[in-house]
RNA sequence: AGCCGAAUCUCGACGGCGCCAGCCGCCGGGAACGGGGAACCCACUUGGAGCGUGAGCUCCAGGGGCGAAUCGCCGGGACUUUCCGGUGUAGCGCACUCUUUCAGCGCGAGCCCGUCAGCUAACCCCGUAGGCGCGAAAGAGAAG
Numbered sequence: 001a002g003c004c005g006a007a008u009c010u011c012g013a014c015g016g017c018g019c020c021a022g023c024c025g026c027c028g029g030g031a032a033c034g035g036g037g038a039a040c041c042c043a044c045u046u047g048g049a050g051c052g053u054g055a056g057c058u059c060c061a062g063g064g065g066c067g068a069a070u071c072g073c074c075g076g077g078a079c080u081u082u083c084c085g086g087u088g089u090a091g092c093g094c095a096c097u098c099u100u101u102c103a104g105c106g107c108g109a110g111c112c113c114g115u116c117a118g119c120u121a122a123c124c125c126c127g128u129a130g131g132c133g134c135g136a137a138a139g140a141g142a143a144g
Stems, first nucleotide, its partner, number of pairs: 002132003008031005014025004032128006042118001046061006062116001063113004071088007091107004096141007
């Protein structure tokens, strides 16, 4: 200079600092961006294991949201449930955007709702954090 991310811009009240311009804290609005709930219509009528020629029967498992962050295998604990580590993987990111070329580097988490939510117009509700810190070349475009 910029990057991941929705997480930015702006107005006002109160308090504090300051000569001023302004700055800080806190609260309340607007815009913008992001997310959830919620009709008609449409869609769906669960999955797994075992038994039975078949119709069926028995047993087990709640479901959903944000996000790229899913799904395997191996090992060690634990012993309905689950935890830790390793190794892959769907998928994701890398400096304004796209394409091409070369060289690579990372992530693949975590949290929430609380038995409940398919899609969904009107309508209703919520968030605006946190964490980082620079590979190269060509063409086109955008912005300033």
Predicted 3D model of a 144-nucleotide RNA (c-di-AMP riboswitch aptamer (ydaO/yuaA leader)) from a soil metagenome.
The coordinates come from a structure-prediction model, not an experiment, and the mean pLDDT is 80.
The RNAcentral record of the sequence draws on MGnify.
It matches the Rfam family "c-di-AMP riboswitch aptamer (ydaO/yuaA leader)". Rfam links the family to the GO terms cyclic-di-AMP binding and regulation of gene expression.
The model forms 96% of the base pairs in the Rfam consensus.